[in-house]
SAM riboswitch aptamer (S box leader) from Bacillus canaveralius, 108 nucleotides, folded computationally. The coordinates come from a structure-prediction model, not an experiment, and the mean pLDDT is 85.
RNA sequence: AACUUAUCCAGAGCGGCGGAGGGAAUUGGCCCGAUGAAGUCCGGCAACCUGCUGAACAAGCAAGGUGCUAAAUCCAACAAAAUGUGAAACCAUUUUGGAAGAUAAGGU
Numbered sequence: 001a002a003c004u005u006a007u008c009c010a011g012a013g014c015g016g017c018g019g020a021g022g023g024a025a026u027u028g029g030c031c032c033g034a035u036g037a038a039g040u041c042c043g044g045c046a047a048c049c050u051g052c053u054g055a056a057c058a059a060g061c062a063a064g065g066u067g068c069u070a071a072a073u074c075c076a077a078c079a080a081a082a083u084g085u086g087a088a089a090c091c092a093u094u095u096u097g098g099a100a101g102a103u104a105a106g107g108u
Stems, first nucleotide, its partner, number of pairs: 001108001003106006013042001015041003021032003026077004043069003048065002050062004073100001078097007
């Protein structure tokens, strides 16, 4: 780096440093931010891998390796279905799937 599998509507500070941006990218929205963004340290959350108990691929405990710590992955983008308006729908709403992305584990 690409690939495979799983997960992505739960949870997590009124802290220190820092000093203007941030919410992955593009487009369109909508938000957060000097009542302090990013980053970083500490704290915290979770439990994929791991360790332990166990007959167990059940369940539980721990928290060593990662991860996460505004809003569903902030929302939409492509397709299908249902419903509504309508002469018909390319309109609206909802649902499902996909794409893209993130994280973990794995083998290459």